[in-house]
RNA sequence: GAUGAACGCUAGCGGGAGGCUUAACACAUGCAAGUCGAGGGGUAAGGUCUGCUUCGGCAGAUACACGACCGGCGCACGGGUGAGUAACGCGUAUGUAACCUGCCCAUCAGAGAGGGAUAGGCCAGAGAAAUUUGGAUUAAUACCUCAUAACAUCAAUUUGUGGCCUCACAGAUUGAUCAAAAUUUCGGUGCUGAUGGAUGGGCAUGCGUGUCAUUAGCUAGUUGGUAGGGUAAAGGCUUACCAAGGCAACGAUGGCUAGGGGGUCUGAGAGGAUGAUCCCCCACACUGGUACUGAGACACGGACCAGACUCCUACGGGAGGCAGCAGUGAGGAAUAUUGCGCAAUGGGCGAAAGCCUGACGCAGCCAUCCCGCGUGCAGGAUGACGGCCCUAAGGGUUGUAAACUGCUUUUCUGCAAGAAGAAAGAUGUCUACGUGUAGAUGUUUGCCGGUAUUGCAGGAAAAAGCAUCGGCUAACUCCGUGCCAGCAGCCGCGGUAAUACGGAGGAUGCGAGCGUUAUCCGGAAUCACUGGGUUUAAAGGGUGCGCAGGCUGAAUAGUAAGUCAGAGGUGAAAAUCCAUAGCUUAACUGUGGACUUGCCUUUGAUACUGUUAUUCUUGAGUGCAGUUGAAGUGGGCGGAAUAUAGCAUGUAGCGGUGAAAUGCAUAGAUAUGCUAUAGAACACCGAUUGCGAAGGCAGCUCGCUAAGCUGUAACUGACGCUGAGGCACGAAAGCGUGGAUAGCAAACAGGAUUAGAUACCCUGGUAGUCCAGGCUGUAAACGAUGAACACUCGCUGUUGGCAAUACAUGGUCAGCGGCUGAGCGAAAGCGUUAAGUGUUCCACCUGGGAAGUACGAUCGCAAGGUUGAAACUCAAAGGAAUUGACGGGGGCCCGCACAAGCGGAGGAGCAUGUGGUUUAAUUCGAUGAUACGCGAGGAACCUUACCUGGGCUUAAAUGCAUAACGACGUACCGGGAAACCGGUAUUUCUUCGGACGUUUUGCAAGGUGCUGCAUGGUUGUCGUCAGCUCGUGCCGUGAGGUGUCGGGUUAAGUCCCAUAACGAGCGCAACCCCUACUUCUAGUUACCAGCAUUACGGAUGGGGACUCUAGAGGAACUGCCUACGCAAGUAGAGAGGAAGGUGGGGAUGACGUCAAAUCAGCACGGCCCUUAUGUCCAGGGCUACACACGUGCUACAAUGGACGGUACAGAGGGCAGCUACACAGCGAUGUGAUGCUAAUCUCCAAAGCCGUUCACAGUCCGGAUUAGAGUCUGCAACUCGACUCUAUGAAGCUGGAUUCGCUAGUAAUCGCACAUCAGCCAUGGUGCGGUGAAUACGUUCCCGGGCCUUGUACACACCGCCCGUCAAGCCAUGGAAGUUGGAGGUACCUGAAGUCGAUUGCCGUUUAGGCGUUGCCUAGGGUAAAUCCAAUGACUGGGGC
Repeated sequence: GAUGAACGCUAGCGGGAGGCUUAACACAUGCAAGUCGAGGGGUAAGGUCUGCUUCGGCAGAUACACGACCGGCGCACGGGUGAGUAACGCGUAUGUAACCUGCCCAUCAGAGAGGGAUAGGCCAGAGAAAUUUGGAUUAAUACCUCAUAACAUCAAUUUGUGGCCUCACAGAUUGAUCAAAAUUUCGGUGCUGAUGGAUGGGCAUGCGUGUCAUUAGCUAGUUGGUAGGGUAAAGGCUUACCAAGGCAACGAUGGCUAGGGGGUCUGAGAGGAUGAUCCCCCACACUGGUACUGAGACACGGACCAGACUCCUACGGGAGGCAGCAGUGAGGAAUAUUGCGCAAUGGGCGAAAGCCUGACGCAGCCAUCCCGCGUGCAGGAUGACGGCCCUAAGGGUUGUAAACUGCUUUUCUGCAAGAAGAAAGAUGUCUACGUGUAGAUGUUUGCCGGUAUUGCAGGAAAAAGCAUCGGCUAACUCCGUGCCAGCAGCCGCGGUAAUACGGAGGAUGCGAGCGUUAUCCGGAAUCACUGGGUUUAAAGGGUGCGCAGGCUGAAUAGUAAGUCAGAGGUGAAAAUCCAUAGCUUAACUGUGGACUUGCCUUUGAUACUGUUAUUCUUGAGUGCAGUUGAAGUGGGCGGAAUAUAGCAUGUAGCGGUGAAAUGCAUAGAUAUGCUAUAGAACACCGAUUGCGAAGGCAGCUCGCUAAGCUGUAACUGACGCUGAGGCACGAAAGCGUGGAUAGCAAACAGGAUUAGAUACCCUGGUAGUCCAGGCUGUAAACGAUGAACACUCGCUGUUGGCAAUACAUGGUCAGCGGCUGAGCGAAAGCGUUAAGUGUUCCACCUGGGAAGUACGAUCGCAAGGUUGAAACUCAAAGGAAUUGACGGGGGCCCGCACAAGCGGAGGAGCAUGUGGUUUAAUUCGAUGAUACGCGAGGAACCUUACCUGGGCUUAAAUGCAUAACGACGUACCGGGAAACCGGUAUUUCUUCGGACGUUUUGCAAGGUGCUGCAUGGUUGUCGUCAGCUCGUGCCGUGAGGUGUCGGGUUAAGUCCCAUAACGAGCGCAACCCCUACUUCUAGUUACCAGCAUUACGGAUGGGGACUCUAGAGGAACUGCCUACGCAAGUAGAGAGGAAGGUGGGGAUGACGUCAAAUCAGCACGGCCCUUAUGUCCAGGGCUACACACGUGCUACAAUGGACGGUACAGAGGGCAGCUACACAGCGAUGUGAUGCUAAUCUCCAAAGCCGUUCACAGUCCGGAUUAGAGUCUGCAACUCGACUCUAUGAAGCUGGAUUCGCUAGUAAUCGCACAUCAGCCAUGGUGCGGUGAAUACGUUCCCGGGCCUUGUACACACCGCCCGUCAAGCCAUGGAAGUUGGAGGUACCUGAAGUCGAUUGCCGUUUAGGCGUUGCCUAGGGUAAAUCCAAUGACUGGGGC
């Protein structure tokens, strides 16, 4: 785009078309083929006239009319359907010298004489009916006989012309045979014979006209001939005989499917699909068969027979055929009225009037299709109301849309008028010729239909929906829902912010329709003729030879089949296209043209192809001369190695592995030597080599065979290329027969390994491997690249020849390789050995899976091979390349990563956090590294978010407005656990405007409720790892690459060199802070060398030197030297220096990753709660406790514990504070009292050092636990604080597997301070200083990371992907003992009707003929054995999801 459509929603009108695609299923009822009295006998009905009448009617007549009957013509047309048919059925073009043709036209000739019947009617019967019997009688254009007759037919003789095989035509002579119907108004109309025409047919032929080869052979009247028969006619059409043919890979035969064509739909075309309506042809008429009549039928509304079905019946018998028009049932998703009329067109009959006509013309139903029209038009902004949306005091959109104003009336309603289609015919009159015909004129004939159309009136009045809005694809927002409900053509959407589901608003598209479904073509160059491919995406046969076929070198001549051109015929009409005309337009219709690309005939042309003939040598081949090789095949020979045997030497192991064991060995192994035997394979040469068609071929040598190459140019003269089928060869494994068997070695056995190990490893070991002669016929049979020929830049290596030459060099032919240009290619790549450019031939491919499977066929001994599907299922499968990620891949490098060390954890007790459990609640979060002394840097109340109970509801806080009040509050009393409630008392200021406070009402609340997967901000981790990118340029079709790679170097993408890259940015480094040295400046509260003073304390005067404080500077840069290096840089315990190669430490964290953490710090979108999920209060809980884990503290002791004495910090804190000092207390602490808002006062050291004691023990270690007594903080220490004293004195004697930290002022060890804080569960955290080690060979390994490279089927990226069995469900399918149904043949039996044949019986004038009987054939029926197709089947096989 289309449809004979259907379904859903919707629907105003008209015109033109179309309308059972399914059950060729069954049919009630009505109609669809009759007509002629001018053929006939006649008169059942009706009309008219006459007569009669009992007024009911009867009789007669009728050129009015006519039932039934005889006869003629028609019924073979028209109408329906598409079952059958793959065929001369259809289409097209021919032929008929092999034929027929009623009615019609033309021409010629003719019609004389006779005869007997039979319907009907009459009489009499049978039967329920259908129907039918007998008798007498009767007519014809019915039937018969005779006559006449040729231009007919037949036979014979003969002449001419022509042709296409048989022959045809024309003519002459002779012989034989066959006709007729009447009627009349006398004009005719009919009739017979013949010829011709026209029309319609029959038959034959060329070409064209589905699918399957998993259908390859078919055929017995079959193919041909002769003779007979038959037909309108050729013909095996039929019969007899003879011959053995005929068809088939250019697809016979068989199966399945199907009416064919003009055309229709689509398409640029070529094609593809289709065959409704209209036209042509065919076939059929309930199924099957048969003939009759006829011009024509083997006959839709005729006959006979058989069968199935239906109906009637008195049970004896009968009737029927809608695939005609309506209509009914059924089937189905689905398809209409039992209408009107013969007015028109057409048909039959008739002289005509006319009759008949479900053909036809019309109407009815249906949006089924095509076309046309309408549902208003113009103005109208405060851009109204309402709806919807938003960034919400407001805007946007619906939207000039509405309202409102004006206008119009197609359509609609009412009233009125009102067609064309009609011409012929009939009839009246007239005219011309004159029985009648022709013309003119009047009258008459309309189903549709009072319709189309027209006029008038009325009034915007009565008339819009459907689908869609994620992309393709025009059109976007809100709400609801929450992987649900649902959508979906493909991709896909939906798991709480859905433009994709449902609704709404809006928009888009089309519009009386719009969507959906189904089907066809297109897009699809996706079967490729036009117009594709085959290295790797699907696809080159394993290789050769070769029949058919296809293709084929140069020249000349002929021919004219192909080819080309001209002409003629045909190619129906309709349709399509163009022009034009008619309906108001269009659809529709008319007229004309073009087209119909085809077929046939004919005339010409001759380049090319074909063909015939004659030549040629360049393709191909032969000869001659050389040469090459692991080419094949059959013999012979050889050495090394191995195994075995014998002998000898010799002694305890050998062998084997990652390590072992099985195994061998004291019966003497392994090892060594000598000898012998056996089989198999041929080291070195050896190669990137060579040969062969491929498979393949390797010791040496001989015979036989084949091939290539080179040179030569003697010979042949296109002998060529390819090659479906076919034939041959064809690795390994395997099969069968016979041999051989050293080594190796499937199966098998044992030993190991392992969770297991039917494996990898080891020890053995049989088929096999080897030979001969057979079979198999496959491989990643690969160059994943068919064969042949020609052409197209180069460089280089090598093998075999030839030639020149001088040993250099370069030439040529045939091979084998590497690199590369153009070109090609999706790219990788190929690139004279093409995957380039062309020609020829063959093979093969057409999404993945199912599946190289099933079935069938065929080959094979088998294994199996070859050929080779479908159902079903998926939306991919695949190729090449790119970037990452990954690897029990590779290379380089780094890190307390390992190693080397030191100290811990894991065992004990306790502290603390977590899990789990428990609970009314044990609030919440954090969960590998990167949660677990984490949020929390302080849970007794508070905190607090949790639980129980009691209260409040504009609320605990704040603001605004409103109204009221003068309160509120405080004190007291009562209740209560308190919050709170109730009561009593008391109670404002004012400039009078109000302020202040409370209460009421309203507006704004509040939420530690949810979502960290909606977010901001902040943070952890990779990782302080060295990376991450950009601009321009260049390369690539592109993703992308280059830069950023390479060689060095560094802690570093740090720097240098090189370089299609050149630069730049974020990171690194540096800049900042602390610390180490020093200079200057300054000197209080710090300091004190020298001077003075002193209570001997820098306490005081004083000093500015020192320490220190805190500001500003300096200093370190591989700068210098040596060595190495081009450089960057590296090494040197180098020099100097306080410090040396980043001096040490901190702050600083690239692009990004983990949907990492946090909605409970805060902020914030959305959702949720609102007398509660808000808020106040009391009490409880977060502190529970069988248990498990993490992080710590204290220990287990002598490097120690206890006691006594004694010394030295830094950094911080302090007024509701730190507190000197004194006193009391054993002590925690208390009571006094002083200094300090701090370099001023104060908190304030421990390990250490000097002594004493303890002597290895559960202790003078260790301190848990428990009891008692206290102190302090606080409203309050019961749950649930810390500390002190006395008493008690648990586990624990250095900790399994495993695991953590640390490289120097570090680890280890010692104490001090601070934050939070009333107090404190702090052994935690953050800082500070004191004392102060050991070790690093090194980078193999573990972990993590960086760069380069490689493989990848991964990309959620190896915690990836993914294979097979098994379990459950569903689906289709193969096999299967069988069972059932169907199809077409075969054989035999039987055999209706009927044609044909025979006929001794009967009828008949004993003529024609008929009846009867009978033969052949045959529909149908039966029997039998097979074949094919389909369905089903216990069970079973695999397959898919």